[in-house]
Annotation: The RNA shown here (c-di-AMP riboswitch aptamer (ydaO/yuaA leader)) has 122 nucleotides and comes from a soil metagenome.
RNA sequence: UGCCGAGUCUCACUCAUUGAAGAGUGGGAGCGGGGGAACCACGAGUUGGGGCGAAUCCAUAACUGGAAGCGCAAUCUCCUUUAGCGCUAGCCCGUCAGCUAACCCCGUAGGCCGAAGAAGGA
Numbered sequence: 001u002g003c004c005g006a007g008u009c010u011c012a013c014u015c016a017u018u019g020a021a022g023a024g025u026g027g028g029a030g031c032g033g034g035g036g037a038a039c040c041a042c043g044a045g046u047u048g049g050g051g052c053g054a055a056u057c058c059a060u061a062a063c064u065g066g067a068a069g070c071g072c073a074a075u076c077u078c079c080u081u082u083a084g085c086g087c088u089a090g091c092c093c094g095u096c097a098g099c100u101a102a103c104c105c106c107g108u109a110g111g112c113c114g115a116a117g118a119a120g121g122a
Base pairs, nucleotide, nucleotide: 002112003111004110008029009028010027011026012025013024014023015022030108031107032106033105034104035103040098048096049093050092051091052090056067057066058065059064069087070086071085072084077122078121079120080119081118082117
C1' cells in the first nucleotide's frame, strides 16, 4: 500500500508530549449482535438446552481423506464463472430463550500478507 473482522467517525474531559503522533473515560452517529407479543410453527425429555462465528457433517483404529461452508488477487468499487492458494478455530450463557411489532440489553476488539491469474457484466 493492502487483508480477515460489525469493530468506524465525531464531541467533551483527563493524561502525556512541548514538536507531532498518541492514551484513558464518558456521550452521540453509523455498523453489528441478543432478548422480547399476537399470528404461525413445534409434543416434551439431565442423553440438558442455547448464543457469537465460515468454522459443520461423513468415513478411518490412527495417519488422513471427502462433502458443504468461508477468505485471497494492488483495475476505483461491486457481481458472476473458472483455474490456483489457504481456513474450516475459539469463546460465551448457565437449566433458560422458536418466530416476533412495541420495548429492553450488549459490542464497537483483536490479528495479519509479501507479489499472486483469466473471462464476462454493472
The sequence is in RNAcentral, with records from MGnify.
Its Rfam family is "c-di-AMP riboswitch aptamer (ydaO/yuaA leader)". About the family: This family represents a conserved RNA structure found upstream of the ydaO and yuaA genes in Bacillus subtilis and related genes in other bacteria.